[in-house]
This record gives sequence, structure tokens and C1' cells, in this order.
RNA sequence: GCGCACGUGGCCCAGCGGCAAGGGCACCGCACCGUCCAUGCGGCGAUCGCGGGUUCGAGUCCCGUCGUGCGCG
Repeated sequence: GCGCACGUGGCCCAGCGGCAAGGGCACCGCACCGUCCAUGCGGCGAUCGCGGGUUCGAGUCCCGUCGUGCGCG
């Protein structure tokens, strides 16, 4: 330099162009318990790497760009 894949809460992942972006862990509160842990219930938190475009509507499709990984040279 070329090609491919990926980028979504603090962390790990899901998300056929259309419901208020969902789940697990973590965190906070309550219940339970002599205390802690565990367990149960509830709660907080992401406008989706960035910038454009297409569309009535984009996390999703297209273009550019940044970053990470893999392969080729």
C1' cells in the first nucleotide's frame, strides 16, 4: 500500500429499514439473613466511533474518515 471483518451503557454481547435500542455482568435501593454472601424484586445508565448521503423513516443501506484485528504484498 491492497483486501476482509469489527466499532452499540462502566464491561461483554444482541438488534429482519418501522414498538420508548434489548439481554447478561457491574453499580444503587429494598426484601430475606444475627452479619456478609447468595437469592428475589425494583432502579440508574448508550440518540449506536466521527462526518455526510439515500429514504416518509437509518444502529441497520451507500460514501468518506478515524481506530482495532486478520490476511496479502
About this RNA
A computed fold for a 73-nucleotide RNA from Kibdelosporangium sp. MJ126-NF4, annotated as transfer RNA. Rfam family: tRNA. From the family's description: Transfer RNA (tRNA) molecules are approximately 80 nucleotides in length.